[in-house]
RNA sequence: AGCUGCUCAGGGCAAACCGUGGGCAAUCGCGGGACGCAAAGCUUCGGGGCUCAGCACGAGCUGGCCGAGCCGUCAGC
Numbered sequence: 001a002g003c004u005g006c007u008c009a010g011g012g013c014a015a016a017c018c019g020u021g022g023g024c025a026a027u028c029g030c031g032g033g034a035c036g037c038a039a040a041g042c043u044u045c046g047g048g049g050c051u052c053a054g055c056a057c058g059a060g061c062u063g064g065c066c067g068a069g070c071c072g073u074c075a076g077c
Base pairs, nucleotide, nucleotide: 002077003076004075005074012037013036017032018031019030020029021028022027035064041070042069043068045067046066047065048062049061050060051059052058
């Protein structure tokens, strides 16, 4: 460095829901809370889905929808 993985180690993150605040909304922040996650760490680059005025252009949201890229712990090979 690569492959395989949670068996070992330190541990980490935090769904739904509730409280609170932002946002037209999708949904996001904080606190509580754990459904789960071997990258559930980061990135809208591609796809999917969602929101916005009836549609569209367009703008936004979803990284815990998929792919891809970057960074990273341990163990075995």

Predicted 3D model of a 77-nucleotide RNA (c-di-GMP-I riboswitch aptamer) from an Acidobacteriota bacterium. NCBI's taxonomy places the organism under Bacteria, Pseudomonadati, Acidobacteriota. It matches the Rfam family "c-di-GMP-I riboswitch aptamer". Its family is annotated with cyclic-di-GMP binding in the Gene Ontology. It was read from a public genome assembly, where an Rfam model found it. The model forms 100% of the base pairs in the Rfam consensus.